[in-house]
The part of an RNA shown here (small-subunit ribosomal RNA, 3' major domain) has 458 nucleotides and comes from a metagenome. Its Rfam family is "Bacterial small subunit ribosomal RNA". Its family is annotated with structural constituent of ribosome and ribosome in the Gene Ontology. The prediction has a mean pLDDT of 84.

Context: one part of a larger RNA
RNA sequence: UGACGGGGGCCCGCACAAGCAGCGGAGCGUGUGGUUUAAUUCGACACAACGCGAAGAACCUUACCAGGGCUUGACAUGCUAUGUUCAGUGGUGGAAACAUCAUGGCCGCAAGGCGAAUAGCACAGAUGCUGCAUGGCUGUCGUCAGCUCGUGUCGUGAGAUGUUGGGUUAAGUCCCGCAACGAGCGCAACCCCUACUAUUAGUUGCAAAUCUAGUAGGACUGCCGGUAGAAAACCGGAGGAAGGUGGGGAUGACGUCAAGUCAGCAUGGCUCUUACGUUCUGGGCUACACACACGCUACAGUGGCUGGUACAAAGGGACGCAAGACCGCGAGGUGGAGCAAAUCUCAAAAAGCCAGUCUCAGUUCGGAUAGCAGGCUGCAACUCGCCUGCUUGAAGUCGGAGUUGCUAGUAACCGUGGGUCAGCACACUACGGUGAAUAUGUUCCCGGGCCUUGUACA
Numbered sequence: 001u002g003a004c005g006g007g008g009g010c011c012c013g014c015a016c017a018a019g020c021a022g023c024g025g026a027g028c029g030u031g032u033g034g035u036u037u038a039a040u041u042c043g044a045c046a047c048a049a050c051g052c053g054a055a056g057a058a059c060c061u062u063a064c065c066a067g068g069g070c071u072u073g074a075c076a077u078g079c080u081a082u083g084u085u086c087a088g089u090g091g092u093g094g095a096a097a098c099a100u101c102a103u104g105g106c107c108g109c110a111a112g113g114c115g116a117a118u119a120g121c122a123c124a125g126a127u128g129c130u131g132c133a134u135g136g137c138u139g140u141c142g143u144c145a146g147c148u149c150g151u152g153u154c155g156u157g158a159g160a161u162g163u164u165g166g167g168u169u170a171a172g173u174c175c176c177g178c179a180a181c182g183a184g185c186g187c188a189a190c191c192c193c194u195a196c197u198a199u200u201a202g203u204u205g206c207a208a209a210u211c212u213a214g215u216a217g218g219a220c221u222g223c224c225g226g227u228a229g230a231a232a233a234c235c236g237g238a239g240g241a242a243g244g245u246g247g248g249g250a251u252g253a254c255g256u257c258a259a260g261u262c263a264g265c266a267u268g269g270c271u272c273u274u275a276c277g278u279u280c281u282g283g284g285c286u287a288c289a290c291a292c293a294c295g296c297u298a299c300a301g302u303g304g305c306u307g308g309u310a311c312a313a314a315g316g317g318a319c320g321c322a323a324g325a326c327c328g329c330g331a332g333g334u335g336g337a338g339c340a341a342a343u344c345u346c347a348a349a350a351a352g353c354c355a356g357u358c359u360c361a362g363u364u365c366g367g368a369u370a371g372c373a374g375g376c377u378g379c380a381a382c383u384c385g386c387c388u389g390c391u392u393g394a395a396g397u398c399g400g401a402g403u404u405g406c407u408a409g410u411a412a413c414c415g416u417g418g419g420u421c422a423g424c425a426c427a428c429u430a431c432g433g434u435g436a437a438u439a440u441g442u443u444c445c446c447g448g449g450c451c452u453u454g455u456a457c458a
Base pairs, nucleotide, nucleotide: 001458002457003455004454005453007452008451009450010449011448012447013446015442016441019406020405021404022403023402026297027296028295029294030293031292032291033290034288035287042053043052064283065282066281067280068279069278070277073123077122078121079120080119081118082117088103089102090101091100092099093098105114106113107112125272126271128270129269130268134266135265136261137260138259139257141255146185147184148183149182150181151180152161153160154159165176166175167174191249192248193247194246196217197216198215199214200213201212202211220243223237224236225235226234227233299399303358304357305356306355307354308353309352315346316345317344320339321338325334326333327332365396370391371390372389373388374387375386376385412434413433414432415431416430417429418428
């Protein structure tokens, strides 16, 4: 000087408290451990691994396993030789890859040239190892308020001072004081969205100033009162659509964890080279006594079912979205108007509201499981997809210890879109609808900041 303390002081944060909804019990989904397996590919492991890489494993993907093939190779560049041998097409064998037989490319009258192939040589190739050799990127402390420098001064020196103190702030924010005076990276502001107004323009939208796209204004403690005071600031008020950072986003200082990633990519070193490379078929990643994590659906009457009826936002659409019509109980099918879309379409929003019914029961709750019959995608749904109809109708009557999220258009509840994608979403992400309760406070738990103190630690 730091770090640490079941030392002290001050302060902050959904950290506790006050509340609301959950998780932990049930069934199912997904991930992980374990076990099993020919293989169940690999990575991620307290917070900060476990609906994580994976924005989507039937083949492919795919890295794993079994078996069948290839060896200048699936891919790149160069050299030498051969010169139409081959690519393609057809036959045969085969699970396919591939092997084999026949035919045999383009320009040119020709010579020849081009493309490819074969043989050989340099080489290719590796999701093989090392994230403790690395780059790059990322997580975390933490959007916490800190981290430093120049000059000066003090100290033999390591260092100190500044950055401490008194106030104040979300903030090392600002003020006052001070052997310090200044400065940098952070804070804030500048950027984007949103709430208000004006204005310009506008079809496909509207027929009234809604909407969309731009431009400008507006909020700055500016004004008033009080407190404090030679101040910063705080409290209250006015005006205002909005008030003291208006709300949200992007933005992550010096650094910490030899944190994560050699499997995104790049890359040093090491290793393999008829195999640790490459290709194909099939299997596996989907196994199942069990344990954990994250979700979905419930246990019902603030509800279930039936009928009627209302109101969004934000998105997607040409290898696409598909209307009306017709067929089917339905999933869906036939057909195809329109639409590169403020025009057409996906598209029905759902909770809600109005009626009817059920009357507390393992039920008209709940839907697991299972049987049968179908639909869709796709070479192909057995392992191993999604959906529909009929039947079946399990556990479950609100969950121990413990534990999570959230302070307002938030939680909770409700539906909608998108990416991935042939198909497959209870995940992720975005969107709107309905819309609460509570905060007396900082003793305690957790994390953090500043000052100070102790230390046998560095």